Model confidence (mean pLDDT): 76 of 100. This is a predicted structure of a 79-nucleotide RNA (c-di-GMP-I-GGC riboswitch aptamer) from a Nitrospirota bacterium. It matches the Rfam family "c-di-GMP-I-GGC riboswitch aptamer". Its Rfam clan is "c-di-GMP_I riboswitch clan". Lineage of the source: Bacteria > Pseudomonadati > Nitrospirota.
């Protein structure tokens, strides 16, 4: 290095349930499933709000726990 246990400490925190916030997609904070990149980045792609607009285009946001690409990265038994 690969690899990833009915280990073990820290770390995150779908779904769902409450509570705020946001016009919306969703965000945050408590429980809580689960996760080895469920760490960070809207770069390329994808979903998705909403604003103009007959339409296309476009403009502003969401999602990194959607797939890629970039940066880093806890332990660790057996093979």
């Nucleotide at each position: 290095c690969c690899c990833g246990a009915g280990a073990a400490a820290g770390c995150c925190g779908a779904a769902c349930c409450c509570u705020u916030c946001g016009c919306a997609a969703g965000a945050a904070g408590g429980g809580g499933c689960g996760g080895a990149a469920a760490g960070c980045u809207a770069c390329g792609g994808a979903u998705c709000u909403u604003c103009c607009g007959c339409a296309a285009u476009g403009g502003a946001g969401a999602u990194g726990g959607c797939c890629g690409g970039g940066c880093u990265g806890u332990c660790g038994a057996a093979g």